[in-house]
RNA sequence: CUGGGUGUGGCGCAGUUGGUAGCGCGCCGCGCUGGGGGUGCGGAGGUCGCAGGUUCAAGUCCUGUCACCCAGA
Numbered sequence: 001c002u003g004g005g006u007g008u009g010g011c012g013c014a015g016u017u018g019g020u021a022g023c024g025c026g027c028c029g030c031g032c033u034g035g036g037g038g039u040g041c042g043g044a045g046g047u048c049g050c051a052g053g054u055u056c057a058a059g060u061c062c063u064g065u066c067a068c069c070c071a072g073a
Base pairs, nucleotide, nucleotide: 001072002071003070004069005068006067007066010025011024012023013022019056027043028042029041030040031039032038049065050064051063052062053061
C1' cells in the first nucleotide's frame, strides 16, 4: 500500500425483509436465610467507533474516516 473481517450498556454477545435496542454475567435495592452463599422480585446503565448522506423512519443501506485482527504485496 491492497483485499477481507470486527467495532452495540462495566464485560461477553444477539439484533430477520430498514420500524424506534435486547440477552447472559456483573452492579444497586428489597424478600427468603442467624450470616455468608444461593435464589426470587424490582431497578439503574448504551442512542449502536466517529462524521456525513439516502429515507417519513437507519444498529441495519451508501460514502468517508479511526482503531484492532487476518491475508497478500